[in-house]
Annotation:
The prediction has a mean pLDDT of 76. Bacterial small signal recognition particle RNA from a Candidatus Coatesbacteria bacterium, 100 nucleotides, folded computationally. The sequence was found by an Rfam model in a public genome assembly. It matches the Rfam family "Bacterial small signal recognition particle RNA". Rfam describes the family as follows. The signal recognition particle (SRP) is a universally conserved ribonucleoprotein involved in the co-translational targeting of proteins to membranes. Its family is annotated with SRP-dependent cotranslational protein targeting to membrane, signal sequence recognition and signal recognition particle, plasma membrane targeting in the Gene Ontology. The family's RNA type in Rfam is non-coding RNA gene.
RNA sequence: GGUCUGGACCGUCGCAUCCGGGUAAUCCUGAACCCCGUCAGGCCCGGGAGGGAGCAGCGGUAGGGAGGCUCCCGGAGUGCCGGCGAUCAUCUGGGCCGGA
Numbered sequence: 001g002g003u004c005u006g007g008a009c010c011g012u013c014g015c016a017u018c019c020g021g022g023u024a025a026u027c028c029u030g031a032a033c034c035c036c037g038u039c040a041g042g043c044c045c046g047g048g049a050g051g052g053a054g055c056a057g058c059g060g061u062a063g064g065g066a067g068g069c070u071c072c073c074g075g076a077g078u079g080c081c082g083g084c085g086a087u088c089a090u091c092u093g094g095g096c097c098g099g100a
């Protein structure tokens, strides 16, 4: 001096991390603008058999609250991560060839 090859840097995708929003499970609450079911006791009807409405309790619904990487969406001055691409402009490791 030439040439080949890898890395950084760059692009994109994935993953991870962080932030924001939504959300399943789950839990609490929950009809006095009188919700639903089951309704002890008591009440009502009936001569009786039996029937009826129905408070408390119990179990639920609409609604309200908590919860939330369970899942989804968006984002990033994030990453000793992975795939692919781009690249000699810059930095850098190495191989080979040639010359003084």
Stems, first nucleotide, its partner, number of pairs: 001097008010085005015079002017076006026066004035060004043052003